[in-house]
Context: one part of a larger RNA
């Protein structure tokens, strides 16, 4: 100098992206007491925290073990030894939850899930594999089964059917072959035969006509108005299928933007509420909130530390050097 331990004055996260790492606290196990907000009452919770723990001897209750009150005895030490091991709180975000993944850089806010909800399927079911036969769905039968989607639980799911879709309708239009008529024309002695062109019938689709949003989706501008100013319930006007309802908001979304106010701090682009002019939030691509849960993200405390001020000695093992 590497790597792995060990102690370390003062101070105690000033490091650093970020307490990453160590450190502390508790202890295989235990006993007694106590234990907040919050909550779906079931947790939360081993919350946080405080006290005991040997040995002798006498009481009580008790068959017994035990457990309980009293006194004394030691010792640096009484779960007297070893091993093994979850520090704690306060606050947002997101996901309800136990699980599941990128085998070798991602474990997650991604996937699943319960639960909702559209929609398809009446059984030789849809749906899938297969040229077929036949499998499978299922030795099921709609409280089954396929397929989307959302994603627990509260409270809720707002406007729009003009496009697209998809479902139903059958008057009319438009249309293929095939039939049915007329037939120029060509050829033949004739019978006929070939055949432009036009007319009539004509099927699903399309046109059309109507319903469907937890189908794909979509949810305006401009001008003017109150006796201070300010601001606009209020009016006017164009456009539209219909102009964004509730809730929530500088947000996992805010460009301006370190928005503005208010807490923390000595002093914070981060955080927390709150305000709304939402560049470009919105309701099952869910909306808002929510106990408990999370090697998930983010801020803040306590504690404790070689993580730093600033490093130093000390172990072993390398590298190194000499043989």
């Nucleotide at each position: 100098c590497c790597u792995u331990c060990g102690u370390u004055a003062a101070g105690g996260a000033a490091c650093u992206c970020g307490g990453c790492a160590a450190a502390a606290a508790a202890g295989c196990u235990a006993g007694a007491c106590g234990u907040a907000a919050g909550u779906u009452c079931g947790c939360a919770a081993g919350a946080u925290g405080u006290c005991u723990c040997g040995c002798c001897c006498c009481g009580a209750u008790g068959u017994a073990a035990a457990u309980c009150g009293g006194g004394g005895c030691c010792g640096c030490a009484g779960c007297g030894a070893a091993a093994g091991u979850u520090u704690u709180c306060c606050a947002a975000g997101c996901g309800a939850c136990u699980g599941u993944u990128u085998a070798c850089c991602a474990a997650a806010a991604a996937c699943a899930c319960a639960a909702c909800u559209c929609u398809c399927u009446g059984c030789u079911a849809a749906c899938c594999c297969g040229c077929a036969a036949g499998g499978g769905g299922a030795u099921g039968u709609a409280u089954a089964g396929g397929g989307g989607g959302u994603g627990a639980c509260a409270c809720c799911u707002g406007a729009c059917c003009a496009g697209u879709g998809c479902u139903g309708g059958a008057a009319c239009g438009u249309u293929a072959a095939c039939g049915g008529g007329a037939g120029c024309g060509g050829u033949g002695c004739a019978a006929g035969c070939c055949a432009a062109u036009c007319c009539c019938c004509g099927a699903a689709g399309c046109g059309c006509c109507a319903g469907u949003g937890a189908a794909c989706g979509u949810c305006g501008g401009c001008g003017a108005u109150a006796a201070c100013u300010a601001u606009a319930a209020u009016c006017g006007u164009c456009c539209u299928a219909a102009g964004g309802u509730a809730g929530c908001g500088a947000a996992a979304u805010u460009c301006c933007u370190u928005g503005a106010c208010a807490g923390g701090u000595a002093a914070a682009u981060u955080c927390u509420g709150u305000c709304c002019c939402g560049c470009a939030u919105c309701a099952a691509a869910g909306g808002u909130g929510u106990a408990a849960c999370g090697a998930c993200u983010u801020g803040g405390g306590a504690a404790c530390u070689g993580u730093c001020u600033c490093a130093a000695c000390g172990a072993a093992g390398g590298a190194c050097c000499c043989g």

This is a predicted structure of a 323-nucleotide part of an RNA (large-subunit ribosomal RNA, domain IV) from Candidatus Elulimicrobium sp. Its mean pLDDT, the model's own confidence on a scale to 100, is 82. Its Rfam family is "Bacterial large subunit ribosomal RNA". It was read from a public genome assembly. The source organism's lineage runs through Bacteria, Bacteria candidate phyla, Candidatus Elulimicrobia, Candidatus Elulimicrobiaceae and Candidatus Elulimicrobium.